Predicted 3D model of an 87-nucleotide RNA (SAM riboswitch aptamer (S box leader)) from Actinomyces sp. 2119. Its mean pLDDT, the model's own confidence on a scale to 100, is 84.

RNA sequence: CUUCUAUCCAGAGCGGCUGAGAGACGUGGCUCGGUGACGCCGCAGCAACCCGCCCCGGCAGGGUGCUUCCGCCACGACCGAUGGAGA
Numbered sequence: 001c002u003u004c005u006a007u008c009c010a011g012a013g014c015g016g017c018u019g020a021g022a023g024a025c026g027u028g029g030c031u032c033g034g035u036g037a038c039g040c041c042g043c044a045g046c047a048a049c050c051c052g053c054c055c056c057g058g059c060a061g062g063g064u065g066c067u068u069c070c071g072c073c074a075c076g077a078c079c080g081a082u083g084g085a086g087a
Stems, first nucleotide, its partner, number of pairs: 002086007013043005021032003025076005044067003048064004052059002071079001
């Protein structure tokens, strides 16, 4: 990168750096943001998937992931994100 598959109304924040937009794309809304959002890093947490362990109820050891708002809402698009398997 590509194919298949499962999930996407639950859950879970603090600090440091940076400094203006962010929420995948388009349109229309809406929400968050100098009371510092988004992004990166550290620590912590959650428990979605896989591995592992177990008293089969769970645990939180490993790999990813996630920790504003229903993938924020509607419409469009073989659209998006995450995990697993395969090539």